[in-house]
Molecule: Lysine riboswitch aptamer
Organism: Scopulibacillus darangshiensis
């Protein structure tokens, strides 16, 4: 020179991922408040049961009409920030917090563990969540795209094109360590 593996650092994919606040539409003429009429005994606190507290014949719950009238979650646009298992999903599994108390169930949030997905797009009134035919997630399919490998063709080579296949624990670059000279 070179060789096998490990470690470290830096990068790439592009309608790339996520977060934050601003604006906009939707949520919705809904919830809610007040007034009038009607009805006539229960009503509120996630569901059920028990309790506790509060409201109620000075009219509960409900219905109709009128006046006024939101918000959160989710979505879109641009901007800023952090990044490239970025991030998302699942639970077969664990701990904690909040809710008037206890029990059971459910949902929400936080943290850790394991597993899956290279990436985005479109289609599927298939399922779930959701106010929604928006959107998201899961599943299935379709082509597209990046990367590596193999084969064929072109080329001096680097590489390019086509086809097939794999997966991010990957790929590219550099350094380091070990062997060897």
């Nucleotide at each position: 020179a070179g060789u096998a593996a490990g470690g470290a650092u830096a990068g790439a994919g592009g309608u790339g991922c996520a977060a934050a606040g601003u604006c906009c539409a939707u949520c919705a003429g809904u919830a809610c408040a007040c007034a009038a009429u009607u009805u006539g005994a229960g009503g509120a606190u996630a569901a059920u049961g028990a309790g506790a507290u509060c409201c109620c014949a000075u009219g509960a719950c409900g219905a109709u009409u009128g006046u006024g009238g939101a918000a959160a979650g989710g979505g879109g646009a641009a901007u800023u920030u952090g990044c490239c298992g970025a991030a998302g999903c699942u639970u077969u599994a664990a701990a904690g917090a909040a809710u008037c108390u206890c029990a059971u169930u459910g949902g929400u949030c936080u943290u850790g563990a394991a597993g899956c997905u290279g990436g985005g797009u479109c289609u599927g009134c298939u399922a779930u969540u959701g106010a929604a035919u928006a959107a998201a997630u899961a599943c299935a399919g379709a082509a597209c795209u990046g990367u590596c490998a193999u084969a064929u063709a072109g080329g001096a080579a680097a590489c390019u094109a086509u086809a097939u296949g794999g997966a991010g624990g990957g790929c590219u670059a550099u350094c380091u360590c070990a062997c060897g000279c």